Predicted 3D model of a 72-nucleotide RNA (transfer RNA) from Branchiostoma belcheri.
[in-house]
RNA sequence: GUCGUGUGGCGCAGUCGGUAGCGCGUUCGGCUCACACCCGAGAGGUCGCGGGUUCGAACCCUGCCCACGUCA
Numbered sequence: 001g002u003c004g005u006g007u008g009g010c011g012c013a014g015u016c017g018g019u020a021g022c023g024c025g026u027u028c029g030g031c032u033c034a035c036a037c038c039c040g041a042g043a044g045g046u047c048g049c050g051g052g053u054u055c056g057a058a059c060c061c062u063g064c065c066c067a068c069g070u071c072a
């Protein structure tokens, strides 16, 4: 330089634009003599940042920054 990725603490979904979800972790409760496993419930998200289009944007358009990865 090129292309791609960036979404709760971590790993990832999110198709055709319709108000963001799964697993792990975490908190509380149950279970147990106790711990783990298991069961139930909860909390936790400026979707990298700004602007635009739209009734409505994680998704489309545009600009920028950083990080990581691919190729050369």
Stems, first nucleotide, its partner, number of pairs: 001071001003069004009024004018055001026042005048064005